[in-house]
Molecule: transfer RNA
Organism: Microtetraspora fusca
RNA sequence: CGCGGAGUAGCUCAGUGGCAGAGCACCUCUCUUAUAAGGAGGACGUCGCCGGUUCGAGCCCGGCCUCCGUGA
Numbered sequence: 001c002g003c004g005g006a007g008u009a010g011c012u013c014a015g016u017g018g019c020a021g022a023g024c025a026c027c028u029c030u031c032u033u034a035u036a037a038g039g040a041g042g043a044c045g046u047c048g049c050c051g052g053u054u055c056g057a058g059c060c061c062g063g064c065c066u067c068c069g070u071g072a
Base pairs, nucleotide, nucleotide: 001071002070003069004068005067006066007065010024011023012022013021018055026042027041028040029039030038048064049063050062051061052060
């Protein structure tokens, strides 16, 4: 320098153009003699950054950044 993959909640990851989600973790309540497990509820996101396309972008396009792999 080229090519490929990844970047979304604290963590692991879904989400193939129309309300941003799940599990675990966290908080409250419940249950229990108590803890865990179980049950009910709650909080937590500038979707890596900047542009573009579109009525509408986490999703499509371009550039950049970071990480992983690979080629020279």